[in-house]
Molecule: Bacterial large signal recognition particle RNA
Organism: Fidelibacterota bacterium
């Protein structure tokens, strides 16, 4: 030095959370190397030599320790940007208004204006329609009897003659019914515009005088409000949202360096 074998160690770290500490299952990061089973979050198992308990693979090119490195978590500090939200101004869009420079429309076949009549509205009277009642006039009806007149018949009285009562019919009178029909009366209105008074007339309508160019506001200007909306510009706050910077600390892979067994043979 090399070649067989064993035997330490090793079989992933790491953050926050929870723990009196450790570690594990769970939660997140990172990385791949060979690990499996059982226990376990109102936890399980341990004690600073800090998972137990069993079973496997690797094996001193391992393993253990430090120095660089920084993937990744964890607090802090910064309004740095994003992102929210407020404040100023302007400036478009969209809305009411106003105005009349243009365009248009209309107008001497007669504008605005004024005036007068009417037409609309509002109240009242009539009329008329409707509707509701009442009377009259027609018809029927006292339908066995409790209304009237006449009373066949049949019954009574009576010696006759003759009488009294009287049902049915028949007719009348009260009453009632009928008549979506006539007439009269009387009533009632969100019936009607029909007639006539009053009243009111700011706009709207038409008519006639009068005036004598002008009127209109549909569109394009102008301009005044409004803050809905959108841009930009301005003051100002916010780690509740995402991110950047920066302190701190934990901290993987990796790379460097130190250390560090045994046995047999050549």
């Nucleotide at each position: 030095u090399c070649g067989u074998g064993c035997u330490a160690g090793a079989u992933g770290g790491g953050g926050a959370a929870u723990u009196a500490g450790c570690g594990g299952u769970g939660c997140c990061c990172u990385g791949u190397a060979a690990c499996c089973u059982g226990c376990a979050a109102c936890c399980c198992g341990c004690u600073a030599u800090a998972g137990c308990a069993g079973g496997a693979u690797u094996g001193a090119u391992g393993c253990u320790u430090g120095c660089a490195u920084g993937a990744g978590g964890c607090a802090g500090a910064u309004g740095c940007u994003g992102a929210u939200c407020u404040u100023u101004u302007u400036a478009u869009g969209c809305g009411a208004g106003u105005u009349a420079a243009g365009u248009g429309g209309u107008a001497u076949u007669g504008a605005a204006g004024u005036u007068u009549c009417a037409a609309u509205u509002c109240u009242u009277c009539g009329c008329a329609a409707u509707g509701g009642u009442u009377u009259u006039a027609c018809a029927c009806u006292a339908a066995a009897c409790c209304c009237c007149g006449u009373c066949a018949g049949g019954a009574c009285c009576g010696g006759a003659a003759g009488g009294g009562a009287g049902c049915a019919g028949c007719g009348g009178u009260a009453g009632g019914u009928g008549c979506a029909u006539a007439a009269a009366a009387u009533u009632a209105u969100g019936u009607g515009c029909c007639g006539g008074a009053g009243a009111a007339c700011c706009c709207c309508u038409g008519a006639a005088a009068u005036g004598g160019a002008g009127c209109u506001a549909a569109c394009u200007g102008a301009u005044u409000c409004g803050u809905c909306a959108u841009a930009a510009u301005u003051u100002g706050a916010u780690u509740c949202c995402a991110g950047g910077u920066u302190u701190g600390u934990c901290a993987a892979c990796u790379u460097c360096a130190a250390g560090u067994g045994c046995a047999c043979g050549a």